Transfer RNA from Salinarchaeum sp., 75 nucleotides, folded computationally.

[in-house]
C1' cells in the first nucleotide's frame, strides 16, 4: 500500500428498507428476604462521521476515521 469482514447505550451482542431499536452484563429504585446473595419488577441509556439514492436508512451506495484478518513492502 492492496484486498476482505466488521462499527449499536459503560460493556457484549440482535435486528439488513417502514420497529417505542430487542436480550445479558453494569448501575438506580420498588418488591421478596431477619439482613445480604439470588430472584422478581420498573427506570436510566445508543445505531462511528460525512455525503448519496429512497415517500421512507441503524439497515443500501459513495468517501472518511477506528478495529481484526490475509497479502505485499521491510532500504
Nucleotide at each position: 500500500g492492496c484486498g476482505u469482514g466488521g462499527g449499536u447505550g459503560g460493556u457484549c451482542u440482535a435486528g439488513c428498507g417502514g420497529c417505542u431499536a430487542g436480550g445479558a452484563c453494569c448501575u438506580c429504585a420498588g418488591c421478596c428476604u431477619u439482613c445480604c446473595a439470588a430472584g422478581c419488577u420498573g427506570a436510566u441509556g445508543g445505531c462511528c462521521c460525512g455525503g448519496g439514492u429512497u415517500c421512507a436508512a441503524a439497515u443500501c451506495c459513495c468517501g472518511g476515521c477506528c478495529c481484526a484478518c490475509g497479502c505485499a513492502c521491510c532500504a
It matches the Rfam family "tRNA". The family's RNA type in Rfam is transfer RNA. The organism belongs to Salinarchaeum, within Archaea. The sequence was found in a public genome assembly.